[in-house]
Context: one part of a larger RNA
Order: sequence, then structure tokens, then C1' cells
RNA sequence: CGUAGGAAAAUUGAAGAGAGCUAUCCUUAGUACGAGAGGACCGGGAUGGACAGACCUCUGGUGUAUCUGUUGUAGCGCCAGCUGCAGUGCAGAGUAGCUAUGUCUGGAAAGGAUAACCGCUGAAAGCAUCUAAGCGGGAAGCCUCCUUUGAGAUGAGUUUUCCCAUACGAAAAUAGUAAGAUCCCUCAAAGACGAUGAGGUUGAUAGGCUGGAGAUGGAAGAAUGGUGACAUUUUGAGUUGACCAGUACUAAUAGAUCGAGGA
Repeated sequence: CGUAGGAAAAUUGAAGAGAGCUAUCCUUAGUACGAGAGGACCGGGAUGGACAGACCUCUGGUGUAUCUGUUGUAGCGCCAGCUGCAGUGCAGAGUAGCUAUGUCUGGAAAGGAUAACCGCUGAAAGCAUCUAAGCGGGAAGCCUCCUUUGAGAUGAGUUUUCCCAUACGAAAAUAGUAAGAUCCCUCAAAGACGAUGAGGUUGAUAGGCUGGAGAUGGAAGAAUGGUGACAUUUUGAGUUGACCAGUACUAAUAGAUCGAGGA
């Protein structure tokens, strides 16, 4: 821009893409078959491999603004307590998120038309013949079924709901509006930017605060014991990024723009 008014939702499915794998074991059954050796079809069940998708409850990884220990050095006047730098100084743990080696799921089943092949009926050709007329069976393959994109499918589909017949004009247009949308602002399950999604005071959108989960692992100060290093008690203490709630304290204020009149 189009989809002959303007919007917001919900859909149909032309067409496209994806998937499609396979093994072993048990049973049927040591049965059918076979002199024996050996050893099934058909059917039922279980467990895997590779591949694919999703997810983070578990097992782990990472986790440089979480917690702790600790070395050297410098500073905060000193002690104590802290802080900077040294690859995050080094080391031990680790929430969220992201992850696989972790967890779950998938290939199926079914229908249709067929290939090779196997048949029925059956003449030409009194027989025979699956074929000439006619009618069946038959594959991991084909078309559906399954997952997914999808009406720019210009052949532009369908349904529901909302907005209405303003002003000026002969008309076309133009302008202000309606429903609605955007700018702007707070953001994240989204993200290079757009976009998508959650919100904007009739508000829990983000931050803060409060409480909790989880993490770390016993803060500082003080007392007691010990010559002392240190230990114990106060004390599962103190601290705590992303997680879960509550709470308008802070910031989403105020406002602006676009947007029909129906050939």
C1' cells in the first nucleotide's frame, strides 16, 4: 500500500515444512516343519540404541554485584573492625537464570489408492489361462491421519462484537472527532533496533521497604575459660543478586498525535 467505511478479537485451510529409524529379550513354542541337526510364520508383552522436541523437580555444570575462610601489601590516627589492589588475589560452598551428561515425551495406531507379486470369475482359442470385459488381496514407499507455518490464498475467505451518518463544500477533497490505536513513561515470560508481552494512580509495572524461600555457616560487641594461639556463651547468629508474596514510600505525572462518514 492492497484486501471498497473505520476498529478489536476469534477462526476456516489453498499451499508449504517437519516427523517417519531400529535392535535385543520374554511369550506363543522347543510348537508347526524336519530322520536328526536345527527351528519358525502369525499374535502378545518388555527393555534399549541413535535421532528429535520440551523442561530444570531430581543428578550435576556455570553462577566476576551471594556467604565464608585466608596470604601479601596500602589506607581509614592506633587497637579492634573494615576497605582498596594483587587474574574474581587465592580457596570452599552456592539462589535465580542458562544448561546436559539430568528429567519427560515422540516415531504409533488407523483409512484410501497402488508396486512387484498372489488370486476369483472368464473368453478370444468348446480345453487352459490373474485379463482381453469385470472383481479382490498386497509394502518402511504414495495420498490422508500426527506436529507446525499459513487469507498478499491479489481467488486477499468466514464469524462475533464495537463506532457512527459531524463541520465546510456542487463533488472530490479538507478539518475536528467516535470505536480504537500510538507517541511518552514503568518494565520482562520478550529483545541487536523495531517487534512481542505486562502495566501507567479506577495502579502492584519496576525500584525501595517488610515478611518468607533458598544460600552461606555461627556476625559485631560483650562476658567467661586459657600465659597464649584460641575456644565457649549470648546465637542456626549475622549477612544475603536475580526467587515468592505483601505494602503506593519513589517513579509510571501532565499531555500530544493518528484515526470512519462508507464507489